[in-house]
Context: one part of a larger RNA
Molecule: large-subunit ribosomal RNA, domain VI
Organism: Candidatus Omnitrophota bacterium
RNA sequence: CGUAGGAUACUUGAAGAGGAGCUUUCCGUAGUACGAGAGGACCCGGAUAGACGAACCUCUGGUGUUCCAGUUAUCCUGCCAAGGGUAAAGGCUGGGUAAUCAUGUUCGGAAGGGAUAAGCGCUGAAGGCAUAUAAGCGCCAAGCCCCCCUCAAGAAUAAGUAUCCCUGUUGCCGCAAGGUGACUGUAGGCACCUCGUAGACUACGAGGUUGAUAGGCUGGGUGUGUAAGACGAGUAAUCGUUUUAGCUAACCAGUACUAAUCUGCCAAUCGG
Numbered sequence: 001c002g003u004a005g006g007a008u009a010c011u012u013g014a015a016g017a018g019g020a021g022c023u024u025u026c027c028g029u030a031g032u033a034c035g036a037g038a039g040g041a042c043c044c045g046g047a048u049a050g051a052c053g054a055a056c057c058u059c060u061g062g063u064g065u066u067c068c069a070g071u072u073a074u075c076c077u078g079c080c081a082a083g084g085g086u087a088a089a090g091g092c093u094g095g096g097u098a099a100u101c102a103u104g105u106u107c108g109g110a111a112g113g114g115a116u117a118a119g120c121g122c123u124g125a126a127g128g129c130a131u132a133u134a135a136g137c138g139c140c141a142a143g144c145c146c147c148c149c150u151c152a153a154g155a156a157u158a159a160g161u162a163u164c165c166c167u168g169u170u171g172c173c174g175c176a177a178g179g180u181g182a183c184u185g186u187a188g189g190c191a192c193c194u195c196g197u198a199g200a201c202u203a204c205g206a207g208g209u210u211g212a213u214a215g216g217c218u219g220g221g222u223g224u225g226u227a228a229g230a231c232g233a234g235u236a237a238u239c240g241u242u243u244u245a246g247c248u249a250a251c252c253a254g255u256a257c258u259a260a261u262c263u264g265c266c267a268a269u270c271g272g
Stems, first nucleotide, its partner, number of pairs: 001154001005165007016151004022050002025047004034039001052108005060102004067095005072087006112146003119139004166272001168183006188266004192208005213259003216255005223247002229242005
């Protein structure tokens, strides 16, 4: 820009494109059929395992640059105590929420239909027989086309459904049809702002006071592992009680305290 008014939401899927398509072992049938025996099935049914793939984080774990604790050296807050800085951009060590990831969890390949390949047939002439073939009709593969998952209406034959909005005013030219401007600014959209399930940017998504979008606060959870101070025991290091304490990121709720203020622009009116 188009899809002959402008929008919002949700769909269909022609033609097409992409994905997937795997296999092992065991059990039953059955030590049956077969075979002198040794051995040992087809078919059908069931169970497992591997690799691969997708999604996810309940479990098991990794990371988790500062959430908690411990600790060495040194410096600082006058000193004690308590804290803080630095030690290659975590000093080192032990753990760890959200998030992310796999080694973790769940699921997938199936079944079915159609036409076939090699192959196997029925009927059957040419050629009184025979012949699966010449006419005609069947069976048959992890392969082909469907079926399964995803994309997809710029599918120009430009699809469909539901809902919403407007269908006004006026200048000039014109006999009129009409042409050309201005205004109004609906539904809706964009800008702007608070953000994240999204993300390089953009886009997408959640919100903008008729509000829980982010921060803060409160409560909870999780993690760490029993803070500081005080008291007591001990010569002291240290230990005990207060105390399963104190602190706690990204988690879950609640709560307008703070910030989403005010606002601007686009967008109908060929009667569609």